[in-house]
RNA sequence: CGCGCGAGUUGACGAGGAGAGGGUUCAUCGAACGAUCGGCGGGUGCCCUCCGGCCGGCCACGGCCGCAGCCGCCUCUGAAAGCCGGUGAGCGAUCGCCGGGACAAAGGAGGCGGCGGUGGCGCAA
Numbered sequence: 001c002g003c004g005c006g007a008g009u010u011g012a013c014g015a016g017g018a019g020a021g022g023g024u025u026c027a028u029c030g031a032a033c034g035a036u037c038g039g040c041g042g043g044u045g046c047c048c049u050c051c052g053g054c055c056g057g058c059c060a061c062g063g064c065c066g067c068a069g070c071c072g073c074c075u076c077u078g079a080a081a082g083c084c085g086g087u088g089a090g091c092g093a094u095c096g097c098c099g100g101g102a103c104a105a106a107g108g109a110g111g112c113g114g115c116g117g118u119g120g121c122g123c124a125a
Base pairs, nucleotide, nucleotide: 013030014029015028019050020049021048022047023046024045051066052065053064054063055062057121058120059119060118061117069115070114071113072112073111074110075109076108077107083100084099085098086097087096088095089094
């Protein structure tokens, strides 16, 4: 160095997300020099129905939500890993822990501005 055998090791970083039943499957968002690969299962996604609600006093339709119309702007919502330093375990690949200082987007909350239903009932809202 080659071949074979064996024992091990690695392979998702946080944010956000749950009325009930059924269906469905690469089910949201960004971070990371990025194998975070591939498979299987699950799953808070999506669709349908139902329940309970919001959208003007009521009803239907329509829209929407599971704390509620649409659009825009502002603020808030302590990112974490990566990185740097230290330390522990292991022969080793590698793994764990502590400390340091950064950097998101979606969604949500608050504020401001703009826009906004159809029909019926009602004196009117």
The RNA shown here (glmS glucosamine-6-phosphate activated ribozyme aptamer) has 125 nucleotides and comes from a Bacillota bacterium. Its Rfam family is "glmS glucosamine-6-phosphate activated ribozyme aptamer". It is annotated as a riboswitch. The prediction has a mean pLDDT of 79. The source organism's lineage runs through Bacteria, Bacillati and Bacillota. The model forms 83% of the base pairs in the Rfam consensus.